[in-house]
Formats: sequence, C1' cells, structure tokens
RNA sequence: UUCUUAUCCAGAGAGGUGGAGGGACUGGCCCUUUGAAACCUCAGCAACGGACAUUGUACCGUGCUAAUUCCAGAAGCGUAUGCUUGAUGAUAAGAA
Repeated sequence: UUCUUAUCCAGAGAGGUGGAGGGACUGGCCCUUUGAAACCUCAGCAACGGACAUUGUACCGUGCUAAUUCCAGAAGCGUAUGCUUGAUGAUAAGAA
C1' cells in the first nucleotide's frame, strides 16, 4: 500500500512555539487573530489488540480529546418533514 472483518448518536484539554487557516473530498454550515494548521510538554478519554483479572486495571501497542463520520452527496419507501440500507472516510485486528 491492497483486501477482509468489526465499530463509529457516548467519552476526553491545558500550556509553550507558531502566525492563517481548519473541519478527509464536493456543496452547505460551522470553528478560528478572544489565535487555525503543525511541532513540543504534561494531562485526560477508553475504541481495538496484548497482559493481568473476571467485568475491571490505563500496565503495553496503536488510537482519540468542537459540532452524530457536523449535515447532505447513491438506492429504497414516503405527498412531505423524514426513515432505512449503502457509498465515502476514520480507527483497530488479521492476511498478502
């Protein structure tokens, strides 16, 4: 990197450097100089696997810490608001 499987309406932030973007993409709509992204330090949450346990421990490997994957983006049902399943994306594990 590719494929497969599972989960995604919950949870969790402060400081320093930095100086204009960011929320994957498209369209919206939001966040942001009352400092974006990125990097560093400490802290926290607990999704998967491991370890120990027997329903917990944050100990290990990743992960995460605005808004339902922020909403929609394809299909079906429905007069419509909408509902369901997908697609896409993210994370983990396994295989190649």
A computed fold for a 96-nucleotide RNA from Viridibacillus soli, annotated as SAM riboswitch aptamer (S box leader). Rfam family: SAM riboswitch aptamer (S box leader). Rfam links the family to the GO term regulation of gene expression. Lineage of the source: Bacteria > Bacillati > Bacilli > Caryophanaceae > Viridibacillus. The model forms 94% of the base pairs in the Rfam consensus.